[in-house]
Context: one part of a larger RNA
RNA sequence: AGCUGCUGGUGGAUGCCUUGGUAUUGACAGGCGAUGAAGGACGCGCCUACCUGCGAUAAGCUUCGGGGAGUCGGUAAGAGACUAUGAUCCGGAGAUUUCCGAAUGGGGAAACCCGGCAGAGCUAAUCCUCUGUCAUCUCGAAAGAGAAGCGAUACCCGCCGAAUUGAGACAUCUAAGUAAGCGGAGGAAAAGACAUCAAAUGAGAUUCCCAUAGUAGCGGCGAGCGAAGUGGGAAUAGCCCAAACCAGUAAUUUAUUACUGGGGUUGUAGGGCUAGCGUUAUGGAUUAUCAAAUUUUAACCGAACAGCAUGGGAAGGCUGGCAGAAUAGGGUGAAAGCCCCGUAGGUGAAAAAAUGCGAUAGACUAGCUAGUACCCUGAGUAGGGCCGGACACGUGAAACCCGGUCUGAAUCUGGGGGGACCACCCUCCAAGGCUAAAUACUCGUCAAUAACCGAUAGUGAACCAGUACAGUGAUGGAAAGGUGAAAAGAACCCCUUUUAGGGGAGUGAAAUAGAACCUGAAACCAGCAGCUU
Numbered sequence: 001a002g003c004u005g006c007u008g009g010u011g012g013a014u015g016c017c018u019u020g021g022u023a024u025u026g027a028c029a030g031g032c033g034a035u036g037a038a039g040g041a042c043g044c045g046c047c048u049a050c051c052u053g054c055g056a057u058a059a060g061c062u063u064c065g066g067g068g069a070g071u072c073g074g075u076a077a078g079a080g081a082c083u084a085u086g087a088u089c090c091g092g093a094g095a096u097u098u099c100c101g102a103a104u105g106g107g108g109a110a111a112c113c114c115g116g117c118a119g120a121g122c123u124a125a126u127c128c129u130c131u132g133u134c135a136u137c138u139c140g141a142a143a144g145a146g147a148a149g150c151g152a153u154a155c156c157c158g159c160c161g162a163a164u165u166g167a168g169a170c171a172u173c174u175a176a177g178u179a180a181g182c183g184g185a186g187g188a189a190a191a192g193a194c195a196u197c198a199a200a201u202g203a204g205a206u207u208c209c210c211a212u213a214g215u216a217g218c219g220g221c222g223a224g225c226g227a228a229g230u231g232g233g234a235a236u237a238g239c240c241c242a243a244a245c246c247a248g249u250a251a252u253u254u255a256u257u258a259c260u261g262g263g264g265u266u267g268u269a270g271g272g273c274u275a276g277c278g279u280u281a282u283g284g285a286u287u288a289u290c291a292a293a294u295u296u297u298a299a300c301c302g303a304a305c306a307g308c309a310u311g312g313g314a315a316g317g318c319u320g321g322c323a324g325a326a327u328a329g330g331g332u333g334a335a336a337g338c339c340c341c342g343u344a345g346g347u348g349a350a351a352a353a354a355u356g357c358g359a360u361a362g363a364c365u366a367g368c369u370a371g372u373a374c375c376c377u378g379a380g381u382a383g384g385g386c387c388g389g390a391c392a393c394g395u396g397a398a399a400c401c402c403g404g405u406c407u408g409a410a411u412c413u414g415g416g417g418g419g420a421c422c423a424c425c426c427u428c429c430a431a432g433g434c435u436a437a438a439u440a441c442u443c444g445u446c447a448a449u450a451a452c453c454g455a456u457a458g459u460g461a462a463c464c465a466g467u468a469c470a471g472u473g474a475u476g477g478a479a480a481g482g483u484g485a486a487a488a489g490a491a492c493c494c495c496u497u498u499u500a501g502g503g504g505a506g507u508g509a510a511a512u513a514g515a516a517c518c519u520g521a522a523a524c525c526a527g528c529a530g531c532u533u
Stems, first nucleotide, its partner, number of pairs: 001532009015518001016482002020453002022450007029442002031150002039100003042055003046078001050074002061094006070082003105114003115134007136147004155186001156184004166173001170220001196203002207234005217225002238434003241378001245262008267412001269377004273371005283364001286362005293355005299347003305320004321338002323327001329341003383407007393419001414429005469476002489517001492504004
């Protein structure tokens, strides 16, 4: 020096664990904000760096309920207090709530500076301090009302709108009306009561799902794009204006206009008008008040076991019992139905909130028949030319729908559609509006589940993490869990320059569980022994 073995060191793999994550289901909630939000700054403790809580009434104040023995948060010790005259704690309601922040009296380099007006305090008086108020925009005569900002990077509607990419290049095309940007709203939004489809029978608003169907089609007929009718389901709900006409009021250019009320709302046309009959009934998608009941926000009751031995410890073993509408789960010194918390099953609210059977009142809600062919039935509209867009449909034979521009009807003997167009036939009634449910989503709350993870995994974050740290900045972004059943966390002695480290002693089942603490692999480093050289 090498090899082998043993004993250690180092190191932190592995095993076990879980306070944290991940995904999903059900129910709830779906907003907060000028009565100042979200988010912060600075403060508040006997001692207080941080977290949590709170706001100069500052780890809190009041009150109403619950609860019943300890309490003064994480957080121990010390000091000092509170508490059966019911504390701490839990829940409802209220008070307080500095400064910044939409930030809104003016300014500003956020948490700061400086004002006006009215009132108050102090003062001899000023100064100073305190309370209230003073931004902008919209509506309104005014009084006054409303808006703004945040949020879940979700869902929805609208406006605007790429490129990478694919086409094995690339220009039409695709990606895609996607991403990004902007605006708006709600708990959902949007759509929605046929100028719809069908096809010679008919259906009957919208939305969503399954099929139709990767079909019919579109397409440098390339890449690709891609319906509808219909059938089956989910859920169902229908209504109101404008006009004709009537009445009233007002105005004026004196035959019209405006407003209010009645009337009226459709296609086998309807309504007005004329005549006749009929009605105080019906209804809920309406408002207000009351309100049974249910639910939520604290809680409460809640069955049944002992002994023996082992052991540090029994829940494991043995012996003998018991409960079960409860043998879900967790904890307890190892593995507990019967020890503890719970669980099944019951019970419960002073206060606040939600839903709301129902009651009362208000508003709204009525028609039918016959006749007439006089009136009305949404106009710069429908349609057309040109140019675009959107329709699965790329200009195509290109209908239907929307927009720009130039034009521009009819009026029920009317008008639209049925994929150029024409005829016949069928079908519907545009140019005004509202409308629950079935559908989409999840920042959250509560409950539950998992052939999900188990600390290089699972969130970036199990731990004081969007922290430390990096960057001018936008932004990027970690590492880091485990003594023990219980701190019983090692009194005392010794070595030493030692708040280092160690040896005794002691605790403990264990200290090779000693805080650099469960287990403690390998690399790597020593010591000892054997063998080889």

This is a predicted structure of a 533-nucleotide part of an RNA (large-subunit ribosomal RNA, domain I) from a Chlamydiales bacterium. The RNAcentral record of the full RNA draws on ENA. Its mean pLDDT, the model's own confidence on a scale to 100, is 87.